Predicted 3D model of a 1531-nucleotide RNA (small-subunit ribosomal RNA) from an uncultured prokaryote. Rfam family: Bacterial small subunit ribosomal RNA. Its family is annotated with ribosome and structural constituent of ribosome in the Gene Ontology. The coordinates come from a structure-prediction model, not an experiment, and the mean pLDDT is 83. The RNAcentral record of the sequence draws on ENA.

């Protein structure tokens, strides 16, 4: 940095990525080399071989080698046997060394360990000084006899040596002292010389030994400081803490012990528990910090467990003893052995970690005089991609842009110069040859020097010379052949660099987060193609970082998580002004330390790197020493601006007691009075003729204090409200006396703390959980009602919490104004009517910097600083378990984890809803007319039925709808029978004209047979059209997907509205304009305005209708004119009228008055054929229903292919217990019936319409007209005129069925429509609901067309007749704008809570169970040390030879380790049952909450109730809405 809350925004916050690194493991691959590194688990057991031994120049010796000598055998060079004679050396005694190296990290929270320091100490080997190094002696092993034992191995008897052991003597500068003294040492080798009784001896050198002083090295002690988490661990401690004396050690020291004292540690965190080796580094990181402590190096600790101590310079001792105890192995059952956390190796465990390798060659070590021995320290090799770092796997050229693969719009594209070909190179491997350094040196040997009588010797310096290499077939080099041996891993939705086919279809499957998959999946699998790292490449675990997400650096707390309810105060922190001092902080310098190694920096060697190697800087520290002295601070003296405070006022529901008051309810008591009250949205329980309610007098109790009352007062909060008295705390004011920093804060601690509750005693009117009842209601454990008990009052006494809020800690300081108000105080002005100003202390509003994510705060800050304290760190689990404290309970405070999500949350926007709000519209209501619902038919649907009742439309917006017309046809269904390049295109081919007449089978489709027929164009090659047959490419699908799609169409709606552009606000989403006043049918139009313009919609412009001019006048007209006729524009004329149908005028709020604001408009009138849009069409913004349609039609994907495709018969779509829509006719007198008579319009018409004629009709028949302003259809009806029925199932209705018929048509049986005759059902105005209409409308009448052979009550046109009523906007439905609150954004058909049931998963209790640690009281007491001992044994010295000193063993005391018993504490399993809690597909009850969420919500406590919750009392607004009251701003 990103990504992930939302529809979108900013914030807040957690989650997740991208990097770096690692002692790793695991997947897939894997050519080579350099350097490194490699049991993290089980301090589990461990076969097996190593890993500490040397010294014969300390000793006695000679098992065993090899040489010499000597003796026996004899095969004359073997064998056997002697000699320690040599070289040497097994076991011994002795000496050093096994305390180093190596290994592990168990245990320790420690003076363990880092760092800087200190005094009371020891130190073997070295290294330097002094001073000795004398005389005696007695032993044990070895070894040889003998026993015991399986074995280890032990016992006795005898010999014998020393550098083993003891004793004398001398001893100093050594110890100890009483200052007189005492006490304390020793070892000899080997060498050369000389001597010699051959034992030695002497002298010289050297290695040694003794005691002593020093010094290195290295250890022991002590101290400051600094070293993990937990307070849900707060008290701990008796040798403890100090004394004195004594013991003990190398040494200080309670380290021991005796007395004496009562100390010591602790909130700056003891004690306890959990963890854990400490550093130096190492890895992240800009730092600062955060994690680790492997390899390397410094310390510590530890060696199977637990305990001892010996020896020794050092040990309490990894490969020594001892003793317990596990466990393993031997064994003759009596006893014995052992300790890989050495190097290899085994088992085991685990994801997981190497060879039973060479070599001492090199650096070291231990021994030794030395050679040399020994060294699993150590160098090398092995094994493993464990890591870093080099190399290579080839290099150039090569375009037919090859096949191939994949994809494709089918043209092509891409793998791709990638191969292939062509020419080149050998790095590295491979064979073969050559070849450095590690190697200095021992030693030998010559020459100086020192020592010395010496040329021995032994030390040192130079030179010759020179055995010895584990690694090793080494590194490095030559040359030889030949691209030859040598490339994966992961990814490809975004984040994050890389896309596309194919399968799959919420399957399989991916997934770090966000998420992909339900038929087009760049997110699964393949696969082509690509990105990326490349001997690796993902993955998983870890850990830093990103994360400012513990915030020192560097975070916050008003609403997001987060201010304790307040206060007063202990520790603490922190603190005015001057002056001097001081020098602890602090600042300069200087010296020491801060190991090396690593890091940096800069040089050098491996070909380079990695690696190694010189020098350097660095190492924030730590301690010494010395200097400044501003500031902090200590200490001293001083002042008054913080703080206090004496006397004067002032305001106040400040507390705390005692007593007084009147208005109300409530009850008693009496009068007056009668039938009702009372209470609800209605109502009912309750009251009341036993007189209530009402009224009116008196009493009695309690409880609360209207009015004044006010964003007025007073209090630290909680809170306080009649009146008077007592007693009290606090605040302010104006002018000073006095004190002298005395101040703030404030963990812990005290105090106080509404209300609801608990105790105990009183009271008890009204009110009122709980409870009763009536009600509502699906229920209603609720809202309403009517009783009613704790309670509410009051004393004492507890709880201690609440939206205990300003959600804002307490103090102090500094930053613009304006405006009201309490309380004081001072000026002016005038003398009380007040006014005006200034200042102070409080309390409100507005508001400018400035802060703040926004809202908002703004001198009473959430602004800009300073002290102090409290508190937050994702949602949930959960303010809970569990411990502890507190309380009579109720509960309160303190306060985790597991486990799950990828969110949760605050501001704010845009919408979208409300059973919020205002305003406005519409046949929405209402005001009226006339219908549906009820009958009987039609007609659609649904549901049923069916072999099939083909398919869609389903709320408004589906149901007389696709369908402007199903008997076959249509048609799509169903059954039966054919067809398979097809009924229908295109493309080869073969033969043919096409085409046709007829018979037979057969339901038909179809098949066979036959008959007639040779066409057209021509460059004469051939073409072009139909058709049979044939092959395949393909045809065909009313097959599935309207949720892949076009196109069309519905709807909300002909609703007034829906957007850009500049511009200007706001971080931003966005907003402004588009809102406001008026007005309209309109976002119409005026005005106002941080907006000014613009589009798509509105209106217009189009069409028709109404009037009137004009031009034309056929088929239309006919006023004048003539002519005919029974009559009729029939006829010649004519354009004047009508009417046609082109063009025009014409209506614009244009005038005229009133209203508005002088505006826009709206209201009247005038005038006009028509007036405020004159009537009607037709025209549908941005969008919303994934509305509808794949079955109009177009179309992707799929799916069918002798069938889901094509053809025929025939049936079906017309079924019928039922519902439900839309019509028709109708119930009749505003009517029927019958007679007579009138007056339309707009359409149709030649496979058509029909004049005449004939039939009772339906209808026949039918070239008179008419291609139509000429003829046809075509008789309009309602209406008028008279007549007649007289309220009935009728002379109303006409369903239904019987008969006979006409038409149409290949065919009226399923299944057509009309005719006559008869028949004459429901049914007498329709419940509950519901419909349509506001004017030429409704109602009412009829006529016409499409479609159609025929079939109309539907459906689209037409015209005559021709009303009623709208007072209005409360309320239904829908919509439009403005606002408001939203927990909604799939938008309320929205979201959402809890029981209950159901599976899982963590956890809390639980009678317990069975472990682990640890206290604490006692028993017990191996080994050892320490004391004591009367008992045993006892070489060295003493000795009167009797003993004695010493020792030694056994006994005993004391310490104590395993062990035992009792009784707490704690920890972590596990546990029948049981307890919330979390998570699951669309379960069950309810609807508690988001709007006024339909009883405003929360919050405390209390009570109830299946369950969300419901009810009292008290608080809060984080509650709409409406008044109403103060303020604030303009004018």
């Nucleotide at each position: 940095g990103a990504g992930u809350u939302u529809g979108a925004u900013c914030c807040u916050g957690g989650c997740u990525c991208a990097g770096a690194u690692u002692g790793a493991a695991c997947u897939c691959u894997g050519g080579c080399g350099g350097c490194a590194g490699g049991c993290c688990u089980a301090a589990c057991a461990c076969a097996u071989g190593c890993a500490a031994g040397u010294c014969g120049a300390a000793c006695g010796g000679u098992a065993a080698c090899a040489g010499g000598c000597c003796u026996a055998g004899c095969u004359u060079g073997c064998u056997a046997g002697g000699u320690g004679c040599u070289g040497a050396c097994g076991a011994g005694u002795g000496g050093c060394g096994g305390a180093c190296g190596g290994g592990u990290g168990a245990g320790u929270a420690a003076c363990g360990c880092g760092u800087a320091g200190g005094a009371a100490u020891c130190u073997g080997c070295c290294u330097u000084g002094g001073a000795g190094u004398u005389c005696a002696g007695g032993a044990c092993a070895a070894c040889u006899c003998g026993a015991g034992g399986a074995a280890a191995c032990u016992c006795g008897g005898g010999c014998u040596a020393a550098u083993a052991c003891c004793u004398c003597g001398u001893a100093c500068g050594c110890u100890c002292u009483a200052c007189g003294g005492a006490g304390g040492a020793a070892a000899g080798g080997u060498u050369g010389c000389a001597u010699u009784u051959c034992g030695g001896u002497g002298c010289a050198a050297u290695c040694g030994c003794u005691c002593u002083g020093g010094g290195a090295u290295g250890g022991g002690c002590c101290u400051g400081c600094g070293u993990u988490a937990g307070a849900u661990u707060a008290g701990c401690u008796u040798g403890u803490u100090g004394g004195u004396g004594a013991g003990g050690u190398a040494a200080a020291g309670g380290c021991u012990c005796a007395c004496c004292a009562a100390g010591g540690c602790g909130a700056c965190g003891a004690u306890c528990u959990a963890u854990a080796g400490c550093u130096g580094u190492u890895c992240u990181g800009a730092g600062a910090g955060g994690a680790a402590g492997a390899u390397c190096a410094g310390c510590c600790a530890c060696a199977c467990u637990g305990g001892g101590a010996c020896u020794g310079a050092g040990a309490c001792a990894c490969g020594g003893c001892c003793c317990a105890g596990a466990c393993u192995c031997c064994u003759a059952c009596g006893g014995g052995a052992g300790g890989c956390a050495g190097c290899a190796g085994u088992g085991g465990g685990g994801a997981a970690u190497c060879u039973u390798g060479g070599a001492c060659a090199a650096u070291g070590g231990g021994g030794g005089a030395a050679a040399c021995c020994c060294u699993g320290a150590u160098c090398c090799a092995g094994c493993g991609a464990u890591g870093c770092c080099g190399c290579g796997u080839g290099u150039g050229u090569g375009a037919a842009g090859a096949a191939g693969g994949c994809u494709u719009u089918c043209g092509g594209g891409u793998u791709g110069u990638a191969a292939a070909g062509c020419a080149c190179u050998u790095u590295a491997g491979u064979u073969g040859g050559g070849g450095a350094g590690g190697a200095u040196u021992a030693g030998g040997u010559c020459a100086g020097c020192a020592u010395u009588a010496a040329u021995a010797g032994u030390g040192u310096u130079g030179g010759c010379u020179a055995a010895a290499g584990a690694c090793g077939u080494u590194a490095c080099c030559c040359a030889a052949a030949g691209a030859a041996u040598a490339a994966g891993c992961a990814c490809c939705g975004g984040c994050u660099a890389a896309c596309u086919c194919u399968g799959u279809g919420c399957c399989a499957g991916c997934a770090g987060c966000c998420g992909c998959g339900g038929u087009a999946a760049u997110a699964c699998a393949g696969a082509g193609g690509g990105u990326g790292c490349g001997a690796g490449c993902g993955u998983u675990a870890a850990u830093c970082g990103g994360a400012c997400u513990u915030a020192c650096u560097g975070g916050g707390c008003g609403u997001a998580a987060a201010g304790g309810g307040c206060a007063c105060g202990u520790a603490g922190g922190u603190g005015g002004a001057u002056a001097a001092u001081u020098a602890a902080g602090u600042g300069g310098a200087g010296c020491g330390u801060g190991a090396a190694a690593g890091c940096c920096c800069u040089g050098g060697g491996c070909u380079u790197a990695a690696c190694c190697u010189g020098g350097g800087a660095a190492u924030g520290g730590c301690g010494c020493u010395u200097c400044a002295u501003a500031c902090u601070g200590g200490u001293u003296a001083u002042c008054u601006a913080g703080a206090g405070a004496c006397g004067c006022g002032u305001a106040g529901a400040g507390g705390a007691c005692a007593g007084u008051g009147g208005a109300a309810u409530u009850c008693c008591c009496g009068g007056u009075g009668u039938a009702g009250c009372g209470g609800u949205g209605a109502a009912a329980u309750g009251c009341g003729u036993a007189g209530a309610u009402a009224u009116c007098g008196g009493g009695a109790g309690g409880a609360a204090c209207a009015u004044c009352a006010g964003u007025g007062g007073c209090g630290a909060a909680g809170g306080c409200g009649a009146c008077u008295g007592u007693c009290u705390g606090g605040a302010u004011c104006a002018a000073u006396a006095c004190u002298g920093a005395c101040g703030c804060u404030g963990a812990g601690g005290u105090g106080c703390g509404a209300a609801a509750g608990c105790g105990u005693g009183g009271g008890g009117a009204g009110c009122a959980a709980a409870c009763a009842g009536g009600a509502u209601u699906a229920g209603a454990u609720a809202c309403c009602c009517u009783g009613g008990u704790a309670g509410u009052c009051c004393a004492c006494g507890c709880c201690g919490u609440a939206a205990a809020c300003g959600a804002u800690g307490u103090c102090a300081a500094c930053u613009a104004g304006g405006u009201g108000u309490u309380g004081g105080g001072g000026g002016g002005u005038u003398u009380a009517c007040c006014u005006c100003u200034c200042u102070u202390a409080g309390u409100a509003u507005c508001g400018u910097a400035g802060c703040u994510a926004a809202c908002g705060c703004a001198a009473u800050a959430a602004g800009u600083u300073g002290a102090c304290c409290g508190c937050c760190u994702g949602g949930g689990g959960a303010g809970u378990a569990c411990g502890g404290c507190c309380g009579c309970a109720a509960g309160g405070u303190u306060a985790a984890a597991a486990c799950u999500c990828a969110a949760a949350g605050g501001a704010a926007u845009u919408g979208a809803c409300g059973g919020g709000g205002g305003c406005c519209c519409g046949c929405a209501c209402a005001a009226g007319c006339g219908g549906u619902g009820g009958a009987g038919c039609a007609u659609g649907u649904g549901g049923u039925u069916u072999a099939a009742u083909u398919c869609g439309a389903u709320g408004c917006a589906a149901c007389g709808c696709g369908a402007a017309g199903a008997a076959c046809c249509u048609u799509a269904c169903c059954u039966a029978c054919c067809c398979u390049u097809g009924a229908c295109a295109u493309c080869c081919u073969c033969a043919g004209a096409a085409c046709u007449u007829g018979u037979u089978a057969g339901a038909g489709a179809u098949a066979a047979c036959u008959u007639g027929g040779u066409g057209c164009c021509u460059u004469c090659g051939g073409g072009a059209a139909c058709a049979c047959g044939g092959u395949g490419a393909c045809a065909g699908g009313u097959g599935c997907u309207g949720c892949a799609u076009g196109g069309c169409u519905g709807u909300c709606g002909u609703c007034a509205g829906c957007u850009c552009g500049u511009g200007u606000c706001g971080u931003g989403a966005g907003a402004u304009g588009u809102u406001g006043g008026g007005u309209u049918a309109a976002g119409u139009c005026c005005c106002a305005u941080a907006a000014c313009g613009a589009g798509c919609g509105c209106a217009a412009c189009c069409c028709u209708u109404a009037u009137c001019c004009u031009u034309a006048g056929u088929u239309g007209c006919c006023a004048g004119c003539g002519c005919g006729u029974a009559a009729u524009g029939g006829c010649g004329g004519g354009g004047a009228c009508u009417c046609u149908a082109g063009g025009g005028g014409g209506a614009c709020u244009g005038c005229u008055g009133g209203u508005g604001a002088u505006a826009a408009a709206c209201c009247a009138g005038a005038g006009g054929a028509a007036g405020g849009c004159g009537g009607g069409g037709a025209c549908g913004a941005c969008g919303u229903c994934a509305a509808g349609u794949c079955a109009u039609c177009a179309u992707g994907g799929c799916c069918c292919u002798u069938a889901u495709g094509g053809g025929u018969a025939g049936g079906g779509c017309u079924a019928c217990a039922c519902a439900c829509g839309u019509g028709c006719u109708a119930c009749a007198a505003u009517g029927g019936c019958a007679g007579g008579u009138a007056c339309a319009g707009a359409g149709g018409g030649u496979u058509c319409c029909a004049a005449g004629c004939c039939g009772c009709g339906a209808g026949g028949u039918g070239g008179a007209g008419c291609u139509a302003a000429u003829c046809c259809c075509a008789g309009a009806a309602a209406g008028c005129c008279g007549g007649u029925c007289g309220u009935a199932g009728u002379c109303c209705g006409g369903a239904u069925u019987g008969g006979a018929g006409u038409c149409u048509g290949c065919a009226a049986c399923u299944c057509g429509a009309c005719u006559c005759c008869a028949u004459g059902a429901a049914g007498u105005c329709g419940g509950a609901a519901u419909c349509g209409c506001u004017a030429g409308u409704a109602a009412u009448c009829g006529c016409g067309a499409a479609u159609c052979a025929g079939c109309a009550u539907g459906u689209c046109g037409u015209g005559g007749u021709g009303a009623a009523u709208a007072c209005g906007u409360u309320c239904u439905c829908g919509g439009g704008c403005c606002u408001u609150g939203u927990a909604c954004a799939c938008a309320c058909c929205g979201c959402c809570c809890g029981u209950c049931a159901u599976a899982c998963c963590a956890u809390g209790g639980a009678a317990g169970u069975g472990g682990g640690u640890u206290g604490u009281a006692c028993c017990a007491g191996a080994a050892g040390u320490a004391g004591g001992u009367u008992g045993g044994c006892u070489a060295a010295c003493c000795u009167u030879a009797g003993g004695g000193a010493g020792g030694u063993c056994g006994c005993u005391u004391a310490c104590c380790a395993c062990g035992g018993u009792g009784u707490g504490g704690u920890c972590a399993a596990u546990g029948a049952c049981u307890g919330g809690g979390g998570u699951g597909a669309a379960g069950u009850c309810g609807u508690a909450a988001c709007a006024a969420g339909g009883u405003a919500g929360c919050c405390g406590u209390a009570g109830g109730g299946g369950a969300a919750c419901c009810u009292g009392c008290g608080g809060c607004u984080g509650g709409a809405u409406c008044a109403c009251c103060u303020c604030c701003u303009u004018u």